[in-house]
RNAcentral holds the sequence, with entries from ENA and MGnify. Transfer RNA from a Pyrinomonadaceae bacterium, 76 nucleotides, folded computationally. RNAcentral records the identical sequence in 2 taxa.

RNA sequence: GGCGCGUUAGGCCAGCCCGGUUCAAGCCGCCUGAGUCUCAAUCAGGAGAUCAACGGUUCAAAUCCGUUACGCGCUA
Numbered sequence: 001g002g003c004g005c006g007u008u009a010g011g012c013c014a015g016c017c018c019g020g021u022u023c024a025a026g027c028c029g030c031c032u033g034a035g036u037c038u039c040a041a042u043c044a045g046g047a048g049a050u051c052a053a054c055g056g057u058u059c060a061a062a063u064c065c066g067u068u069a070c071g072c073g074c075u076a
Stems, first nucleotide, its partner, number of pairs: 001075007010028003020059001030046005052068005
């Protein structure tokens, strides 16, 4: 240099292939309350991501297409 894959809450990870309207689901963590002499376990509730960035296609994009950035792999 060429090719391929990945990027989604603080962390991990679904959803993407096959676009669909209303809150992007879950686990851990965090916050509040209950609980306990206290802490923890446990229970109840809550906050937090418009999906790496930009552009395009479309009535509609996390999802399809392009470019860029970052990371990983293969290859010359």
It matches the Rfam family "tRNA". About the family: Transfer RNA (tRNA) molecules are approximately 80 nucleotides in length. By type it is a transfer RNA. The prediction has a mean pLDDT of 83.